[in-house]
RNA sequence: CCGGGGAGCCGGGCAGCCGCGUCAUUCCGCUGGAAUGCCGAGGAAAGUCCGGGCUCCGCGAAACAAGGGUGGCGGGUAACGCCCGCCGUGGGCAACCACAGGGAAAGUGCCACAGAGAGCAUACCGCCGAUGGCCCACGCUGCUUGUCAGUCUGGGGGCACAGGCAAGGGUGAAAGGGUGCGGCAAGAGCGCACCGGGGGGCCGGCAACGGUUCCCGUCACGGCAAACCCCACCCGGAGCAAGACCGCAUAGGGGUCUCGCGCCGCCCGAUCUUCGGAUUUGGGGGGGCAGGAGCGUUUCGCUCCGAGAGACCCGGGUUGGUCGCUGGAACGCCGGAGCAAUCCGGCGUCUAGAUGAAUGGCUGCCCCCGCGGCGCUGAUGUGCAAGCAUAUCGGCUGCGGGACAGAACCCGGCUUACAGGCUCCCCGGCAGC
Numbered sequence: 001c002c003g004g005g006g007a008g009c010c011g012g013g014c015a016g017c018c019g020c021g022u023c024a025u026u027c028c029g030c031u032g033g034a035a036u037g038c039c040g041a042g043g044a045a046a047g048u049c050c051g052g053g054c055u056c057c058g059c060g061a062a063a064c065a066a067g068g069g070u071g072g073c074g075g076g077u078a079a080c081g082c083c084c085g086c087c088g089u090g091g092g093c094a095a096c097c098a099c100a101g102g103g104a105a106a107g108u109g110c111c112a113c114a115g116a117g118a119g120c121a122u123a124c125c126g127c128c129g130a131u132g133g134c135c136c137a138c139g140c141u142g143c144u145u146g147u148c149a150g151u152c153u154g155g156g157g158g159c160a161c162a163g164g165c166a167a168g169g170g171u172g173a174a175a176g177g178g179u180g181c182g183g184c185a186a187g188a189g190c191g192c193a194c195c196g197g198g199g200g201g202c203c204g205g206c207a208a209c210g211g212u213u214c215c216c217g218u219c220a221c222g223g224c225a226a227a228c229c230c231c232a233c234c235c236g237g238a239g240c241a242a243g244a245c246c247g248c249a250u251a252g253g254g255g256u257c258u259c260g261c262g263c264c265g266c267c268c269g270a271u272c273u274u275c276g277g278a279u280u281u282g283g284g285g286g287g288g289c290a291g292g293a294g295c296g297u298u299u300c301g302c303u304c305c306g307a308g309a310g311a312c313c314c315g316g317g318u319u320g321g322u323c324g325c326u327g328g329a330a331c332g333c334c335g336g337a338g339c340a341a342u343c344c345g346g347c348g349u350c351u352a353g354a355u356g357a358a359u360g361g362c363u364g365c366c367c368c369c370g371c372g373g374c375g376c377u378g379a380u381g382u383g384c385a386a387g388c389a390u391a392u393c394g395g396c397u398g399c400g401g402g403a404c405a406g407a408a409c410c411c412g413g414c415u416u417a418c419a420g421g422c423u424c425c426c427c428g429g430c431a432g433c
Base pairs, nucleotide, nucleotide: 001429002428003427004426005425006424007423008422009421010420012366013365014364015363016362017361018360020040021039023037024036025035026034027033028032042404046415047414049413050412051411052410053409054239055238056237057236059301060300061299062298063297064296067235068234069233070232071231072086073085074084075083076082087101088099089098090097091096102230103229107228108227109224110223111222124169125168126165127164128163131162132161133159134158135157136156138155139151140150141149142148143146177195178194179193180192181191182190196219197216198215199214200213201212202211203210204209243323244322245321246320253314254313255312256311257310258309259308262289263288264287266284267283268282269280270279271278272277291305292304293303294302328350330349331348332347333346334345335344336343337342367402368401369400370399371398372397373396374395378393379392380391381390382389383388384387
């Protein structure tokens, strides 16, 4: 100097004029207005994907079920599906990046087309044909010397029928481990070496896992679980349009349906009475039991009802105000612990709370970026005929542009969008000293 990787920050500045919102103080003509003062959108305010605080509802505990979420190990956190570190696999020369990262021997399912065959699988092209079969008659033997006979009972050659093979080729995303040597008729983990796979011991590590060594060729069968599923762990519901209060108004409206309405006892009254009591057709209660409701199921407890408890449909009123609403798991600086995420301590700061919804408009100068023009020593280079040309930066100047984008209960994250600029660290390459 060039290319790459990781992290952080800014994303307009100054001035003038006019105009906004909350709060505080003062004044006034006091439903409000005026003056002054402090403060007044984001790193994502977006998406609404996670986790919470907070509010209301669910009666509580336990077990199970249904449904949902996460998925290597360890740590952080209020918590998480987030963050940090590490392990493993993959990509990259590397810095670094990515990972829905437990289980395929519990079961079910899928792998189109092509191909012989896609998981209890297979022979299309091919290779062999030792052994069995068929043929020849070179050689050999025989004899009657020939266009002969015999000859796989053992010589030679051929066929590829029976049979053997899955090593080579083809198909495919993928073909029942890979490479090499041996063996075989030709092959094959058939044997062996190494790699891969499975298992054991020892060592290191909290662990995931790694190293080393030994054993296994019955090493028995691929991939997909971001397929259903199995395993481990976790999980009430709804949401600020939550909810609370005040005010105003109406219709204390109408209809349908389901389950249930049982027993004992006490008091008053009444009737009858054999004066011991009996009966109940009347009334009452803070008595009890059965039973019912409150949960998806069950056990236990609790509460309510004990004569009532629920479900659905139609219709009417109010759409006003206040609170919730901003001091928070907050932020900044310093020190300490930790590889880090983060935690602990000390000091300091208070930074929107609107409600049809505020922070804007105009002007000037500066700044940053892009595309040009002028000029040649202001700086540095290059070429050459050594004084010219030319390039970059600086200087002057013209035109254009200045990102993504607006709180509405609040926080911790993730994801997405972002013109341009600055800083730091790391990796690779080139050159010079």
Annotation: The prediction has a mean pLDDT of 79. This is a predicted structure of a 433-nucleotide RNA (Bacterial RNase P class A) from uncultured Erythrobacter sp. It matches the Rfam family "Bacterial RNase P class A". Rfam classes the family as a ribozyme. Its family is annotated with tRNA processing, ribonuclease P activity and dimeric ribonuclease P complex in the Gene Ontology.